Predicted 3D model of a 93-nucleotide RNA (THF (Tetrahydrofolate) riboswitch aptamer) from uncultured Dysosmobacter sp. Its mean pLDDT, the model's own confidence on a scale to 100, is 82. The organism belongs to Dysosmobacter, within Bacteria. It matches the Rfam family "THF (Tetrahydrofolate) riboswitch aptamer". Rfam's curators write: Tetrahydrofolate (THF) riboswitch was first reported for Ames et al. as an RNA motif in 5' untranslated (5'-UTR)regions of folate transport and biosynthesis genes in Firmicutes genomes.
RNA sequence: CAGAGUAGGGACAGCGCGUUAAGUGCCGGCGGACGGGAUGUUGCUGCCGGACGAAGGGGGGAGCCCCCCGCGGUGCCGUUCCCGCAUCCGCUG
Numbered sequence: 001c002a003g004a005g006u007a008g009g010g011a012c013a014g015c016g017c018g019u020u021a022a023g024u025g026c027c028g029g030c031g032g033a034c035g036g037g038a039u040g041u042u043g044c045u046g047c048c049g050g051a052c053g054a055a056g057g058g059g060g061g062a063g064c065c066c067c068c069c070g071c072g073g074u075g076c077c078g079u080u081c082c083c084g085c086a087u088c089c090g091c092u093g
Base pairs, nucleotide, nucleotide: 001093002092003091008082009081010080011079012078014076015075016074017072018071019070026050027049028048029047030046031045032044036089037088038087039086040085056069057068058067059066060065061064
């Protein structure tokens, strides 16, 4: 001097969950993880509380189950694409 590596986001696929309303999104409080280390930013996330709030339809067996088509800013995981840290040290060349 150059480079690698975190978190995260989109699309698609698979398997689920809900449709008897959980989840997602929003607000507040308290926490957590977050390049190998320290400090920190951004984003992510757990719990609690609050406000708001929904798309069901068809079929089968029969009495609460199953199947199909949908719906949900739905969960997990895989593939792929995008983005990828600031300062110092470390690492590779």